[in-house]
RNA sequence: ACUUGAAAAAGGCAAACCUGCUGAAAAGUAGGGACGCAAAGCUACGAGUCUAAAUCCCGGGGUUUUGGGAAAUGAUAGUCGAGCUACCAAG
Repeated sequence: ACUUGAAAAAGGCAAACCUGCUGAAAAGUAGGGACGCAAAGCUACGAGUCUAAAUCCCGGGGUUUUGGGAAAUGAUAGUCGAGCUACCAAG
């Protein structure tokens, strides 16, 4: 430096759920909590998925509200691919 993660050690992260806060929501964040994870570390670049506020369209209503549809510029790195970086061990 490369490949691999069977065994070992030092450790790391933290799903669901609960509580507070932020947000229209998806979701995020802090604490508790562990389903799992060898990149479950980082980056929304490609695809996917989730949400639907602004905006647009249709209807009710009748003048500022209500129902439905479209809509990412929002979110997800614990969906996959890609890029960058990293601990330990074995070969």
A computed fold for a 91-nucleotide RNA from Thermaerobacter marianensis, annotated as c-di-GMP-I riboswitch aptamer. The organism belongs to Thermaerobacter, within Bacteria. It was read from a public genome assembly, where an Rfam model found it.